[in-house]
Parts: sequence; structure tokens; C1' cells
RNA sequence: GCGGAUGUAGUUUAAUGGUAGAAUUUCUGCCUUCCAAGCAGAGGGUGCGGGUUCGAUUCCCGCCAUCCGCA
Repeated sequence: GCGGAUGUAGUUUAAUGGUAGAAUUUCUGCCUUCCAAGCAGAGGGUGCGGGUUCGAUUCCCGCCAUCCGCA
């Protein structure tokens, strides 16, 4: 330099165009003499910028990051 794959919560990961779920973590409460475990609740997310569409995590284009291959 060329080609390909991936990018969603602090972390691991679902969601084939129709309000983004789960586990775990964090916080609060309950329980307990205390801690842990358990129970209930809350907070937290679509890499960035455009396009298509009534509607985009999803489709298209560009950029960025990581990984793989070729040279």
C1' cells in the first nucleotide's frame, strides 16, 4: 500500500427496518448481631459523520479504532 472481519452499558453479549433486552458490575432498600449469600428496585449503551426511509443497531457511503491475510 491492497483486501477482509468486527465495533451495542464498566465487562460479556442478544436484537434479519417498528419504543434496544439479558447476565454481571454500581447505587438504594429489605433480610442478617455484622459480613457474605438471597430478594426488590434504580442508574448506565447502538464508534463518528452523512444518505435512503414515515421510521435505521439493522440498508448504503465516508472516516476512525482493533484484528486477520497479501505484498

Transfer RNA from Candidatus Lloydbacteria bacterium CG22_combo_CG10-13_8_21_14_all_47_15, 71 nucleotides, folded computationally. Its mean pLDDT, the model's own confidence on a scale to 100, is 82. NCBI's taxonomy places the organism under Bacteria, Bacteria candidate phyla, Candidatus Lloydiibacteriota. RNAcentral holds the sequence, with entries from ENA. Rfam family: tRNA. By type it is a transfer RNA. Gene Ontology term of the family: triplet codon-amino acid adaptor activity.